RNA sequence: GGGUCUGUAGCUCAGUUGGUAGAGCAGGUGACUCUUAAUCACUUGGUCGGGGGUUCGAGUCCCUCCAGGCCUA
Numbered sequence: 001g002g003g004u005c006u007g008u009a010g011c012u013c014a015g016u017u018g019g020u021a022g023a024g025c026a027g028g029u030g031a032c033u034c035u036u037a038a039u040c041a042c043u044u045g046g047u048c049g050g051g052g053g054u055u056c057g058a059g060u061c062c063c064u065c066c067a068g069g070c071c072u073a
Base pairs, nucleotide, nucleotide: 001072002071003070004069005068006067007066010025011024012023013022019056027043028042029041030040031039049065050064051063052062053061
């Protein structure tokens, strides 16, 4: 250089045929307990890597850029 995959919450990851984003862990509050831990209930947190386009509507489709992994020269 060429090809290919990945990028979504603090972390690990889902997200179907385009219809306004979720789980587990972590964090917060409460219950329980002499206290801690464990357990249970509730709850906070993301403009989906950046920009642009298509569309009534984009995490999802198209273009470009950025970062990382793999293959190849």